This is a predicted structure of a 549-nucleotide part of an RNA (large-subunit ribosomal RNA, domain I) from a Chloroflexota bacterium. The full RNA is in RNAcentral, with records from ENA. Model confidence (mean pLDDT): 80 of 100.
Context: one part of a larger RNA
RNA sequence: GGCUUACGGUGGAUGCCUAGGCGCCAAGUGCCGAUGAAGGACGUGGGACACUGCGAUAAGCCUCGGGGAGCCGUGUACAGGCGUUGAUCCGGGGAUCUCCGAAUGGGGUAACCCGCCAGAGCGAACCUCUGGCAUCCUCCAGCUGAACACAUAGGCUGGAGGAGGGGAACCGCGGGAACUGAAACAUCUAAGUACCGCGAGGAAAAGAGAUCAUUCCCCUAGUAGUGGCGAGCGAACGGGGAACAGCCCAAACCGUCCGUGCUUGCACGGGCGGGGUUGUAGGGCCUGGCAUAUGGAAGUCAAAAAAUCGUUGGUUAGCAGAAAGGUGUGGGAAAGCCUGCCAGAGAGGGUGAUAGCCCCGUAUGCGAAAACCAACGAUCUUCCGCCAGGACCCUGAGUACUGCCGGGCACGCUAAUCCGGCAGGAAGCUGGGGAGUCCACUCUCCAAGGCUAAAUACACUUGGCGACCGAUAGUGCACAAGUACCGUGAGGGAAAGGUGAAAAGUCCCCCUGUUAGGGGAGUGAAAUAGAACCUGAAACCGUAAGCUU
Numbered sequence: 001g002g003c004u005u006a007c008g009g010u011g012g013a014u015g016c017c018u019a020g021g022c023g024c025c026a027a028g029u030g031c032c033g034a035u036g037a038a039g040g041a042c043g044u045g046g047g048a049c050a051c052u053g054c055g056a057u058a059a060g061c062c063u064c065g066g067g068g069a070g071c072c073g074u075g076u077a078c079a080g081g082c083g084u085u086g087a088u089c090c091g092g093g094g095a096u097c098u099c100c101g102a103a104u105g106g107g108g109u110a111a112c113c114c115g116c117c118a119g120a121g122c123g124a125a126c127c128u129c130u131g132g133c134a135u136c137c138u139c140c141a142g143c144u145g146a147a148c149a150c151a152u153a154g155g156c157u158g159g160a161g162g163a164g165g166g167g168a169a170c171c172g173c174g175g176g177a178a179c180u181g182a183a184a185c186a187u188c189u190a191a192g193u194a195c196c197g198c199g200a201g202g203a204a205a206a207g208a209g210a211u212c213a214u215u216c217c218c219c220u221a222g223u224a225g226u227g228g229c230g231a232g233c234g235a236a237c238g239g240g241g242a243a244c245a246g247c248c249c250a251a252a253c254c255g256u257c258c259g260u261g262c263u264u265g266c267a268c269g270g271g272c273g274g275g276g277u278u279g280u281a282g283g284g285c286c287u288g289g290c291a292u293a294u295g296g297a298a299g300u301c302a303a304a305a306a307a308u309c310g311u312u313g314g315u316u317a318g319c320a321g322a323a324a325g326g327u328g329u330g331g332g333a334a335a336g337c338c339u340g341c342c343a344g345a346g347a348g349g350g351u352g353a354u355a356g357c358c359c360c361g362u363a364u365g366c367g368a369a370a371a372c373c374a375a376c377g378a379u380c381u382u383c384c385g386c387c388a389g390g391a392c393c394c395u396g397a398g399u400a401c402u403g404c405c406g407g408g409c410a411c412g413c414u415a416a417u418c419c420g421g422c423a424g425g426a427a428g429c430u431g432g433g434g435a436g437u438c439c440a441c442u443c444u445c446c447a448a449g450g451c452u453a454a455a456u457a458c459a460c461u462u463g464g465c466g467a468c469c470g471a472u473a474g475u476g477c478a479c480a481a482g483u484a485c486c487g488u489g490a491g492g493g494a495a496a497g498g499u500g501a502a503a504a505g506u507c508c509c510c511c512u513g514u515u516a517g518g519g520g521a522g523u524g525a526a527a528u529a530g531a532a533c534c535u536g537a538a539a540c541c542g543u544a545a546g547c548u549u
Stems, first nucleotide, its partner, number of pairs: 001548009015534001016498002020469002022466009031166002039100003042055003046078001049075003061094006070082003105114003115133007135163010170201001171199005181188001185228001215242005225233002246451003249396001253274010279429001281395004285390006295384005307379010318366003324339004340357002342346001348360003401424007411436001431446005485492002505533001508520004
């Protein structure tokens, strides 16, 4: 030096555990903001570092309910207090709510600085306090006032209302890639994806036929098609379900007000009211006939609008809730054994090992002063003609359509339908569009104005579940995690769980420079469970013995 065995050190694998995650289902809920949001800064406790809560009334104030013995949030004790005259705690409503932030009196390097006006503090000044003072849009009123005489535009002032900013995902619109695939690459694909901008809401969008309402799911079907007919892309008709809901204008015509023109009672224009809303055409106008309400219909979160009350149900705290003893091993019984009981409850969790009957619960039953939600009812509000004939009027124009081009339709074009650009450009009810080039016939529908719940998407809350994870897993985060740390910044972004049933967390003595470490003693079932704490593998480092060189 090597090998083997034993005992240690180091190290933190493995096993077990879970306080945290992940996914699915069901029900419910869904915008916040100038009445100052989201998000922050700084404060706030007896002392107070971090988190949590709160705001100079600052781990809190008032009130209404619940609840019933303990409490003064957590890491975390001490001191000092509170509570059956009902605290702490839980829920409803309210008060307070510094400063920054759309930030809004002006400025600014966010959380700071400096003003003006009015009022208050015995108050002239200083100082302090309270309130107001941003911009834009719309409406109303007043005063002014050009080109240009009246006038108009414009200006100023006052009043009223609104907007601004934020939001993870979901939604609409406007822009819009490339890597990649095609085994290269250009049409094509990726993909109208990522990303950017604007906007809206609890959903959005779509939607009542010039479309057998719109939307969503299953099938049709990887079919028909499309496609350098490559890679790929990929319907519809039809069927089955979910949910269902329809309406309002413009115009003709009538009335009224205002303005302009002048041939001073007409024309035109505008505002308002009535009327009216469709394709077997409908409506207006005129003529004729019939009819009526102590009735009917609808409605406030759809199509007008303000609500109030009642009933029922629900949400936001809660309440009641059955039934076991002995023996015995053990540190400890819930194990074993013996004998019982409950069960609309033998789901689950906890308790010193494995508990239906110890605790929390579970089945079942019950509960709200206040706020909110839903349904129904009442009050209330709104609305309510039909037929026949005449054939005069109306029925959405730079629109439909055509040519060229582009986009979108599963469809890359000979390409219908839809949208856009440029150039042309109708008819108007004896009218017009469509049925996949086009023509005829036939059928069907009525564009060029608008609104519309539900079924759907996403998220959150509550509950349940899991051939989901179990600390290198599962969220990046089970722990003072978007923290520490890195970066000028945008941004990037960790590691880190476990004593024990209970701190009973080692009084006291000793070694020593020592608050380091250790030896006794004590606690404990166990201390090789001693806080660098469950188990404690391997690499690696030792001590002892044996063998060997």